[in-house]
RNA sequence: GGCCCCUUCGUCUAGCGGUUAGGACACCGGCCUCUCACGCCGGUAACACGAGUUCGAGUCUCGUAGGGGUCACCA
Numbered sequence: 001g002g003c004c005c006c007u008u009c010g011u012c013u014a015g016c017g018g019u020u021a022g023g024a025c026a027c028c029g030g031c032c033u034c035u036c037a038c039g040c041c042g043g044u045a046a047c048a049c050g051a052g053u054u055c056g057a058g059u060c061u062c063g064u065a066g067g068g069g070u071c072a073c074c075a
Stems, first nucleotide, its partner, number of pairs: 001071007010025004018055001027043005048064005
């Protein structure tokens, strides 16, 4: 350098064009308990960036950035 893949709450992860973007753990508040833990209830929090297609994009296309794989180059 060519080609391919990946990027969603703090972490892991679901979401086959119309979802209030869901779940688990963590965190915060409450209940329970003599206290802690467990358990129960509730809450905060995310689509890497920029364009395009579309009535509508996390989802499809192109580009950028970062990461990974593979091939080639390395006198």
Overview
The prediction has a mean pLDDT of 82. The RNA shown here (transfer RNA) has 75 nucleotides and comes from a Campylobacterales bacterium. Its Rfam family is "tRNA". Rfam classes the family as a transfer RNA. The organism belongs to Campylobacterales, within Bacteria.